[in-house]
Notes:
Predicted 3D model of a 522-nucleotide part of an RNA (small-subunit ribosomal RNA, 5' domain) from a metagenome. The prediction has a mean pLDDT of 87. The full RNA is in RNAcentral, with records from SILVA.
Context: one part of a larger RNA
């Protein structure tokens, strides 16, 4: 002297712009954070039109709009949250995979033929406090099965050609075997299967880097290599069988300690210290351990199952539960905010489409916790007023143009009015291209924030200044009071009767809607 996710004392007008549980990965009452799709399907619980019927109450038709449950199907693997564990290929950095996968989307070539059998759901009917669940009958499909089609797929054996450091790859070609599909439709289009390319996105390897502690010096039996087997999308002690006896280490292995990691902030001329909040990216975890199931991704925060702790419910027989999602509540501490609004914009999931969903996001409230900006008034005013303070005391010095008083101003306040951008877009509608389903063009429809931001009159100086210092370092002095007391203190050091070092006063100095003072880093 800089800095900070800061806190604590005194004080506080506004505005823009940012951040806000650094402790208990503690424990959680409520709401809310992942749905969507009737243009896959069977239907009709509920509203809403409509026919039929009526004894005027009503009853019956899914017949249309629409849809609760239910079956499918796509998402729930993203997005969000924490940092607890991780000294490791976990992160950075460079390369490799001749060992690999990749829904949805893009382009390219083929197809999509013929049959079956069952289930939710509805309907009878049991159990059970509840969660929830057993029979029985019937029924659909873009749900499930078979049969048939098959090529530049697969598998297996072969032939050529070209490449590689290479175990080998690629290409073309021959035989044999193997493996698919589905409709919907408002007829515009959507969707399905099979293959190859490509985007994306992911797995896995291998150099280099990557905290202290030798008062941690010897580790290691699937340990290290080999064979073969099985396992993965795939290499591989990934697993196992058998065989070898091997690998790791003072270039610090092994052990204990700490800790996410980076880009990047802080600070210093710089080299380097030091940190790793917000914002990006990579890991990790999701109440503590564990397991796999689905699936294109998971070993899955708001999925399953087991074990455990805790908590709530019960009719004691059993059952529910997981905010380190946004809010909130205890709690814990020096300490960190609303149980808000909207999907209107961006982006995300589903839909052909309107469209719903979205606590991602966009706003909006508390917080002077930080940066940036304004303002608390300008000009003139001397009888240098009153008080206050000091002094060589009829007096004069200062506070001080400071006030009064005269004028002018209107940032801001305040009241009243006008008022955005952020919206173009899908959609309708309309003209016209032309490649015939997309593009052009023109009108319409959409804004939480908000009557915000700004604008424009109108009232008045009207609404608005503290804090800490004042012996030296270090800018700024005097008088009382006090008497080694009381008391200051960053470091020398002040206070024992003339304290510029203690308290108060008047002055003065710096910083200002802050000012100090504690902590931590350079």
């Nucleotide at each position: 002297g800089g800095a900070u996710g800061a806190a604590c004392g005194c004080u506080a007008g506004c505005g823009g712009g940012a951040g806000g549980c650094u402790u208990a990965a503690u424990a959680c009452a409520u709401g809310c954070a992942a749905g969507u799709c009737g243009a896959g399907g069977g239907g009709u619980a509920a509203c809403a039109g409509g026919g039929u019927c009526u004894u005027c109450g009503g009853a019956c038709c899914g017949c249309u709009g629409a849809c609760g449950a239910c079956c499918g199907g796509c998402g729930c693997a993203c997005g969000g949250g924490u940092g607890a564990g991780u000294a490791a290929c976990g992160c950075g950095u460079a390369c490799g995979c001749a060992a690999u996968c990749u829904a949805c989307c893009u382009c390219c070539a083929a197809g999509a033929g013929u049959g079956g059998a069952a289930u939710a759901g509805c309907c009878c009917u049991g159990g059970g406090a509840a969660a929830c669940u057993g029979g029985g009958a019937u029924u659909a499909a873009u749900a499930c099965c078979g049969c048939a089609u098959a090529g530049u797929a697969u598998u297996a054996u072969g032939u050529a050609g070209c490449u590689g450091c290479a175990u080998a790859g690629c290409u073309a070609u021959a035989u044999a075997a193997u493996u698919a599909a589905a409709g919907c439709u408002u007829c515009g289009g959507u969707g399905c299967u099979u293959g190859g390319a490509g985007a994306u996105g992911a797995g896995c390897g291998u150099g280099c880097g990557u905290c202290c502690u030798a008062u941690u010096a010897g580790c290691u039996a699937g340990u290290u290599g080999g064979u073969g087997a099985g396992g993965u999308a795939a290499c591989g002690g990934c697993u196992c069988a058998c065989c070898a006896a091997g690998g790791c280490g003072a270039c610090g292995a092994u052990a204990g300690g700490u800790a996410g990691g980076g880009g990047g902030c802080g600070u210093g001329a710089g080299a380097g210290c030091g940190u790793g909040a917000u914002c990006c990216c990579c890991c990790a975890c999701a109440c503590g351990g564990g397991u796999a199931c689905u699936g294109a991704g998971a070993c899955a925060c708001g999925g399953a199952c087991c074990c455990g702790a805790c908590u709530c419910c019960u009719a004691c027989g059993g059952g529910a539960g997981g905010c380190a999602g946004c809010a909130g509540u205890a709690a814990g501490g020096a300490a960190u905010a609303u149980u808000g609004g909207a999907c209107a914009a961006u982006g995300g999931g589903c839909g052909c489409a309107a469209g719903c969903c979205u606590g991602a996001u966009c706003c909006a409230g508390c917080c002077a916790u930080c940066c940036c900006g304004c303002g608390u008034g300008c000009a003139g005013g001397a009888u240098g007023a009153c008080g206050g303070c000091c002094c060589u005391c009829u007096g004069g010095g200062u506070u001080g143009u400071a006030a009064a008083c005269u004028g002018c101003u209107u940032u801001u306040a305040u009241a009243a009015g006008g008022g955005a951008a952020g919206a173009a877009a899908c959609c309708c509608c309309u003209a016209g291209a032309u490649u015939u389903a997309u593009c052009u063009g023109g009108g319409g429809c959409u804004g939480a924030c908000g009557g915000u931001a700004c604008c424009u009159u109108g009232u008045g100086a009207a609404u608005a200044a503290g804090c800490a210092c004042c012996g030296g370092c270090u800018a700024a002095c005097u008088c009382c009071g006090u008497g080694c007391c009381a008391g200051c203190a960053g470091c020398c050091g002040c206070g024992g009767u003339a304290a510029u070092a203690c308290g108060g006063a008047g002055g003065g100095u710096g910083c200002a809607a802050g000012c100090g003072u504690u902590a931590u880093c350079c």